[in-house]
RNA sequence: GCCACGUCGCGCAACUGACGCUGAAGAUGGGCCACCAUCGGGGAGCGCGAGGGUAAGUCGCCGCGCGUCUGGGCAUCGAUC
Numbered sequence: 001g002c003c004a005c006g007u008c009g010c011g012c013a014a015c016u017g018a019c020g021c022u023g024a025a026g027a028u029g030g031g032c033c034a035c036c037a038u039c040g041g042g043g044a045g046c047g048c049g050a051g052g053g054u055a056a057g058u059c060g061c062c063g064c065g066c067g068u069c070u071g072g073g074c075a076u077c078g079a080u081c
Base pairs, nucleotide, nucleotide: 005052007050008049009048010047011046012045015042016041017069018068019067020066021065026039027038028037029036030035060074061073062072
């Protein structure tokens, strides 16, 4: 010095479901029924910029207060095209 890590700011952003409980914890309409559309509320992660720091990092992360489920996304590692 660079990469990685972390903080701040800006932009983009997948995924955002069903049932039950609770005074409350999405609403409306529809449906080929755990999905679709609009709105509201969340949101990992990606990119850029500026700082920080000496050990950092890992033993995963994201949508509902909890529970039972369903289906996805992201990050990481490996292989193939």